Small-subunit ribosomal RNA, central domain from Herpochondria borealis, 355 nucleotides, folded computationally. The full RNA is in RNAcentral, with records from SILVA.
Context: one part of a larger RNA
RNA sequence: CUGGGCGUAAAGAGUCCGUAGACCGUAAUGUAAGUUAUUUGAAAAAACUUAAAGCCUAACUUUAAGCAAGCAUUUGAUACUGCAUUACUAGAGUUUUAUACAGAAAAGUAGAAUUUUAUAUGGAAGGGUAAAAUCUAAAUAUAUAUAAAGGAAUAUCCGUGGCGAAGGCGACUUUUUGGUAAAAACUGACGUUGAGGGACGAAAGUGUGGGGAGCGAACAGGAUUAGAUACCCUGGUAGUCCACACUGUAAAUUAUGAGUGUUAAAAUUUGGUGCCGCAUUUAAUGUUGGUUUGGAUUAGUAAGCAAACGCAAUAAACACUCCGCCUGAGGAGUACGGUCGCAAGGCUGGAACUC
Repeated sequence: CUGGGCGUAAAGAGUCCGUAGACCGUAAUGUAAGUUAUUUGAAAAAACUUAAAGCCUAACUUUAAGCAAGCAUUUGAUACUGCAUUACUAGAGUUUUAUACAGAAAAGUAGAAUUUUAUAUGGAAGGGUAAAAUCUAAAUAUAUAUAAAGGAAUAUCCGUGGCGAAGGCGACUUUUUGGUAAAAACUGACGUUGAGGGACGAAAGUGUGGGGAGCGAACAGGAUUAGAUACCCUGGUAGUCCACACUGUAAAUUAUGAGUGUUAAAAUUUGGUGCCGCAUUUAAUGUUGGUUUGGAUUAGUAAGCAAACGCAAUAAACACUCCGCCUGAGGAGUACGGUCGCAAGGCUGGAACUC
């Protein structure tokens, strides 16, 4: 290399978009490039295979015939692939209608609570812990009442509920905007995947300017302890918040890439369409129950798979298409080089040597 693999043993990129490429629905006609049959040429000799001959036999030597793929060439075939043309609607998409959904962005508003400030009441403790102390308090604290300021987060509803590609998203209102699910009409293969490439990407961190209530790395003090650079306590700076830039990583996990189709019997749940029943009833409306259709979600099984654990229609089953990745452990995600970054660092990524 091939082969074999990638939930847990090494191995699915954090996620999506998309270029080249690869693969690609149904039917018909044409073509004959791939494909396939055939003709001829060429395919050095030796070697190899078969049959003989020569040396006593073998090895060996000689003779004759044969011999793969590939190349050129003649004449055919047309199932499949390609190409061209025409048509189709089951894939895909567009529009309209109605409902549902913490999807995103901007602006505004609200009420609890913490903290601080002011005033009043009151008068000795408060706070904290296993117990204490540091700490706060006669410069009037804690507590109670009223008022104000400011920042951050949105209790209950809240649900193995929902939405989003992932990261993630939860008070309310408005505006702008994306997606999914149903029906009808339309377009007519416009599709899938995706090397490079691009966009997004928790927390922490970085730059500039704001903001700063609570919490709180660092730091200080009090305890604990043999010690205590910790766990506990009192404080507390960056940070956490906002705007605009950067960083580009996580056990970024379902440790399970994306897409399509097939596969037994049941149960739960969310929203929607149509039909039937029920309540109310003129109708409309409401409701729960049944049925039907499409989607989402959850648990535990059959077959099957699996080293086992387990997975099991949301597969780790049965198949196909495309991409990524793995090849003993350590050295090491290190060194060197390249490249990106303000930096911190990221991406790419070895070898010697040891076992």